[in-house]
Molecule: Bacterial RNase P class A
Organism: Geobacteraceae bacterium
RNA sequence: GAAGAAGACAAGAUGGUCGCUGCCUGUUGAUAAGGGAGAGGAAAGUCCGGGCUCCGCAGGGCAUGGUGCUGGAUAACGUCCAGCGGGGGUGACCCCAGGGAAAGUGCCACAGAGAGAAGACCGCCCGUCACAGCCUUGGCGAAGACGGGUAAGGGUGAAAGGGUGAGGUAAGAGCUCACCAGGUUCGGCGGUGACGUCGGAUGCUAGGUAAACCCCACCAGGAGCAAGGCCGAAUAGGGAAGCUUUAAGGACGGCCCGUCCGUGCUUCCGGGUUGGCUGCUUGAGGCUGCGGGUAACUGCAGCCCUAGAGGAAUGGCCAUCACUCGCAUGGUCUGGUAACCGGCCGCGGGAACAGAACCCGGCUUAUUGUCUUCUUCGACC
Numbered sequence: 001g002a003a004g005a006a007g008a009c010a011a012g013a014u015g016g017u018c019g020c021u022g023c024c025u026g027u028u029g030a031u032a033a034g035g036g037a038g039a040g041g042a043a044a045g046u047c048c049g050g051g052c053u054c055c056g057c058a059g060g061g062c063a064u065g066g067u068g069c070u071g072g073a074u075a076a077c078g079u080c081c082a083g084c085g086g087g088g089g090u091g092a093c094c095c096c097a098g099g100g101a102a103a104g105u106g107c108c109a110c111a112g113a114g115a116g117a118a119g120a121c122c123g124c125c126c127g128u129c130a131c132a133g134c135c136u137u138g139g140c141g142a143a144g145a146c147g148g149g150u151a152a153g154g155g156u157g158a159a160a161g162g163g164u165g166a167g168g169u170a171a172g173a174g175c176u177c178a179c180c181a182g183g184u185u186c187g188g189c190g191g192u193g194a195c196g197u198c199g200g201a202u203g204c205u206a207g208g209u210a211a212a213c214c215c216c217a218c219c220a221g222g223a224g225c226a227a228g229g230c231c232g233a234a235u236a237g238g239g240a241a242g243c244u245u246u247a248a249g250g251a252c253g254g255c256c257c258g259u260c261c262g263u264g265c266u267u268c269c270g271g272g273u274u275g276g277c278u279g280c281u282u283g284a285g286g287c288u289g290c291g292g293g294u295a296a297c298u299g300c301a302g303c304c305c306u307a308g309a310g311g312a313a314u315g316g317c318c319a320u321c322a323c324u325c326g327c328a329u330g331g332u333c334u335g336g337u338a339a340c341c342g343g344c345c346g347c348g349g350g351a352a353c354a355g356a357a358c359c360c361g362g363c364u365u366a367u368u369g370u371c372u373u374c375u376u377c378g379a380c381c
Base pairs, nucleotide, nucleotide: 001377002376003375004374005373006372007371008370009369010368012321013320014319015318016317017316018315020038021037023035024034025033040353044364045363047362048361049360050359051358052224053223054222055221064220065219066218067217068216069083070082071081072080073079084098085096086095087094088093099215100214104213105212106209107208108207121154122153123150124149125148126147127146128145129144131141133140134139135138162180163179164178165177166176167175181205182204183202184201185200186199187198188197189196190195228278229277230276231275238269239268240267241266242265243264244247249261250260251259252258285304286303287302288301289300290299291298292297323350324349325348326347327346330345331344332343333342335341336340
C1' cells in the first nucleotide's frame, strides 16, 4: 500500500431570533408574564418474549401452534454467554431448526433394467435344444434360441448393498480372511455435561429426504391501553313502585265485573352514546465506584429524574466554533534530504437513515462517519 475479519463509539456545540406542546410560580382567573423541560440507535417492521389489564379456569386430556446438542444467564424468550459436534475459509474468523430415517406412510425430476430389505440391459457362468467346423468316431465345440445362477466388471444417474487385496467358486458375492472406514455394544480414563480418548466383542454395513406427513421430549388459556377504571348532560329508550277520571285503545266475552297488553301522571333505579378525567410514565430505570463470575449477567453503596402529546408538540433561519471533503494558482512553517508531500491560513462544498403514542428485553431491516485490534498478500529499510 491492497484486500479482508472482529468490535467499540458518535449522530454536533454555543449564542441570537421567530414559533409549537406540557409543567411550575404568583394572580379571582386567563389564551397574558416569568422560569424550566421537550425523540432514536434504530423511536421503524410488529417478528419473538415479558410486565400490566380484563375475561376464563377443580384436575387431567385432545386438538392447534412453537421449540429441539450441552451447561449457564434472565422476569421471560425462538434472545444472550461459554462450550461440544459438523461445515466453509490460506488466515483473522464465520455459518449450522444441531432429536428420531432400524415405528409407519409418502416423495426422489431426467436418464436408467432397477430409486429400495431394489434391480439382470450389456457382460460373466451353468444346463438343455439345435448346429457350422475340427479331429484320434465319440468327443471338443464358435455364433444362435430357451431356462437358470451371478451385484465382481460395464452402462444410467445427484445418489445403485463400505473400500483395497487374498482365498473361495461353474461364475460370483463379507461367502471367508487380513488391513482400513463406519455402526452397534461392553469397559477403562478425562469432563457437571454435550462429548473426547483408549481397549475389547460383533461381518452388523437396511441409500437420501422429517423448515414432507409423522414419532419422541418440552413449552404455550384467550384478548389487548381502541386493555381497563371513574364521572356522566340534553334527547330517546328500559325496569320497579304508586296514583287515580289528569289516561287513547286492544284481547277474552252477547254484555258487565274481572284479568292481561298498552297508555297518562308522579317518584325512584340502573344501562348507555357524545364528552371529560384516569390508566401515563419512578422503571426487571440510568450513571459512578467497589465486589462475584472466563462471559452473558449479578450483589452492595452513593448520586440522578431524563418527553408524556392525543390527529398527535419536539421546528425554521442567522452567526461563530468543531468535524469532514475538494483546490493547478496564492500566503506561511527553525516540517521532512528531496522530486514532491504534510501542517496552518484562504476559497468552495457536505452532514445520512429516520419521527415516541402503555412500558420494558431481544431479533431483523434502514443508514452517515470515526477509531481500535487482528489476518493475508505485495514493496522498501